ZMP/ZTP riboswitch aptamer (pfl RNA motif) from a Paenibacillaceae bacterium, 79 nucleotides, folded computationally. The prediction has a mean pLDDT of 75. Lineage of the source: Bacteria > Bacillati > Bacilli > Caryophanales > Paenibacillaceae. Its Rfam family is "ZMP/ZTP riboswitch aptamer (pfl RNA motif)". On this family, see Kim et al., Mol Cell 2015: "An ancient riboswitch class in bacteria regulates purine biosynthesis and one-carbon metabolism". RNAcentral holds the sequence, with entries from Rfam.
RNA sequence: UUUGGUGUGUGUGACUGGCGGAACGUGGAGUACCACGAGGAAGAACAUAUUUCAUAUGCCGUUCGCCUGGGCAAAGUGU
Repeated sequence: UUUGGUGUGUGUGACUGGCGGAACGUGGAGUACCACGAGGAAGAACAUAUUUCAUAUGCCGUUCGCCUGGGCAAAGUGU
């Protein structure tokens, strides 16, 4: 300095809100929050398969509609 892309597995895991319908719940608030459980889950790490297969309009929270607020990734700037 380099160790790309894609698939799979393992543990980890930000975020997981309000109202109405459907197949989440309990307690406390009153807006869009707090705590806990269930479920979802991008991302990053490691292992493994493939062996150059990759490359743009991002991705995530059970689903649909209307809203609200975040996270991750990428790029850039400053210290």